[in-house]
This is a predicted structure of a 123-nucleotide RNA (SAM riboswitch aptamer (S box leader)) from Salipaludibacillus agaradhaerens.
Lineage of the source: Bacteria > Bacillati > Bacilli > Bacillaceae > Salipaludibacillus.
RNA sequence: CUCUUAUCCUGAGUAGGCGGAGGGACAGGCCCAACGAAGCCCAGCAACCAUCACUAAGGCAAAAUGUGAACGGUGCUAACCUGCAAGGCAUACGCUAUCAUACGGUGUCUUGACCGAUAAGAG
Numbered sequence: 001c002u003c004u005u006a007u008c009c010u011g012a013g014u015a016g017g018c019g020g021a022g023g024g025a026c027a028g029g030c031c032c033a034a035c036g037a038a039g040c041c042c043a044g045c046a047a048c049c050a051u052c053a054c055u056a057a058g059g060c061a062a063a064a065u066g067u068g069a070a071c072g073g074u075g076c077u078a079a080c081c082u083g084c085a086a087g088g089c090a091u092a093c094g095c096u097a098u099c100a101u102a103c104g105g106u107g108u109c110u111u112g113a114c115c116g117a118u119a120a121g122a123g
Base pairs, nucleotide, nucleotide: 001123002122003121004120005119006118007117008116013042016041017040018039022032023031024030026083027082028081029080043077044076045075048073049072051069052068053067054066084112085111086110087109088108089107090106091105093104094103
């Protein structure tokens, strides 16, 4: 870097130390930041992997599943909207000779996809 699988709603620093201008993936918005951005350390959260306990029985051992623990490997610790497609509802803005429907527009909701992030495995 590519592929596969799983997850992406909860949680965790407005008071730590170093640092010194950027950051929120991308695009457009909209925000955060000298009352201190990124990054590093520390602290914390979580439970993907590993580990341990229970599950577990007459005895020894133990898979799967589930629950729990948190010393290890990662990860995470401002908050958002829109993005592509389909459908539901509403609106009566456009179109129409006229009414209604349909179509388009707009608003809203749902589902899926794309993109992206993380973990584990494979190449």